[in-house]
Context: one part of a larger RNA
């Protein structure tokens, strides 16, 4: 300079009551005002205790501060089903031998290693200050090992099949959600009118088992033959030849959703009551149906069509070699076990990540109500979250 600029989006505060030494900012209530394809929910990735709870207020917070993602002290993360780990591999990495190099060292086979892909099984409902498909109730499923009964040709690092996959388009049948009406419980006024076509809440519930629908795929079965699949098959392939069947067949194989059970359960509108934080108490607690739309969600890895011609292996089926055949082993029913180890708190379009900051900036993926509309537009608004620290 100067008590000057600034105090970080122009979403907004206002007022009563509490605490307290003090209140424009803390807490509780009324109202008001923002967002709502979000300024709400749930994950990932990174953060490493921020969670909760009680104490405090030197610093920190662009101002105060009883507040805080700040200081102290205790507390908190619960899994056979969710993620990994675990079986498999993709590019890429290592790399026995091996090729190549003054030397370190470089390719690279067998192999192994690597998920951003494939692989078994959990759902509803309560709870805690603070987990929770993890605990608790109630209903389920998986593999695995072990007994017992019954049948019984069983076997794998090999064969074969399946897994198994591109782009765009279209119809067509679901539901999830939504609307409306029934049905239940309350209300009926402070100013004219209003017991009625009037207001206000509610009108809920999966996974599992049972059926096998709308569909959408393959014509099916039976004997033979076989130089192919590095041996071998009864399996695949290729091929003869019979039977049935003919397009809305039939028979297999998928396949939503419905329906019933689950459910004689569970929640369910709201009373009251106090220490005012927000809790606590009550009840074998009412109704708990029907219509109507309707998704980018399933049926669907479907089907049509297009040319650029769109992983791989394991698990899974099935076939035999070696071999073993009173053993082992399989396939069914039951019973009875067994199931480790690591994540789990909190923020997560953000004041807890990344950007020197409580930074107008970047951040993948799922959900996304209702009026208006072609729509995830726009505008108003639910649920729920905020008024962004002067």
């Nucleotide at each position: 300079g100067a008590g000057u600029a600034a105090c970080g989006a122009a979403a907004a505060u206002g007022c009563g009551g509490g605490u307290g030494a003090g209140a424009a900012a803390c807490c509780c209530g009324c109202a008001c005002g923002c967002c709502g394809a979000a300024a709400g929910c749930c994950c990932a990735a990174g953060g490493u205790u921020u969670c909760c709870u009680c104490c405090g207020u030197u610093a920190a917070g662009g101002u105060a501060a009883u507040c805080u993602g700040c200081g102290g002290a205790g507390g908190g993360u619960u899994a056979g089903u969710c993620g990994g780990c675990c079986c498999c591999u993709a590019a890429g990495g290592c790399g026995a031998g091996g090729c190549c190099g003054a030397a370190a060292g470089g390719c690279g086979u067998a192999g192994u290693u690597g998920a951003u892909g494939g692989g078994a099984a959990a759902c509803a409902g309560g709870u805690u200050a603070a987990u929770a498909u993890u605990c608790c109730u109630g209903u389920a499923c998986c593999a695995c090992c072990u007994g017992u009964u019954a049948u019984u040709g069983c076997g794998a690092u090999g064969g074969g099949g399946g897994g198994a996959c591109g782009g765009a388009g279209a119809a067509g049948g679901g539901u999830a959600g939504g609307c409306c009406a029934u049905c239940c419980g309350g209300g009926u006024g402070u100013u004219g009118g209003a017991c009625g076509u009037c207001c206000c809440g509610g009108u809920u519930c999966a996974a599992g088992c049972a059926c096998g629908u709308a569909g959408g795929c393959g014509g099916g079965a039976g004997c033979g033959g076989u130089a192919g699949g590095c041996a071998a098959a009864u399996c695949c392939g290729c091929u003869g030849c019979u039977c049935c069947a003919u397009u809305c067949a039939a028979c297999g194989c998928u396949g939503a959703g419905a329906u019933g059970u689950g459910a004689u359960g569970a929640c369910g509108a709201g009373a009251g009551c106090u220490u005012u934080a927000a809790g606590c108490u009550c009840g074998c607690a009412a109704a708990g149906u029907g219509g109507u739309u309707a998704a980018u969600c399933c049926c669907a890895u479907g089907c049509u069509u297009c040319c650029a011609a769109g992983a791989a292996a394991a698990g899974c089926c099935u076939c035999u070699a070696a071999g073993c055949u009173u053993c082992a082993g399989a396939u069914a029913a039951c019973a009875g076990g067994u199931g480790a180890c690591c994540g789990u708190a909190c923020c997560g379009u953000a004041a807890a990540c990344c950007a020197a900051c409580u930074c107008a900036g970047g951040u993948g993926g799922g959900u996304g109500g209702g009026c208006u509309g072609a729509g995830a537009a726009u505008g108003c608004u639910c649920a729920g979250g905020c008024g962004a620290u002067u």

This is a predicted structure of a 390-nucleotide part of an RNA (large-subunit ribosomal RNA, domain III) from a Thermoleophilia bacterium. It matches the Rfam family "Bacterial large subunit ribosomal RNA". The organism belongs to Thermoleophilia, within Bacteria.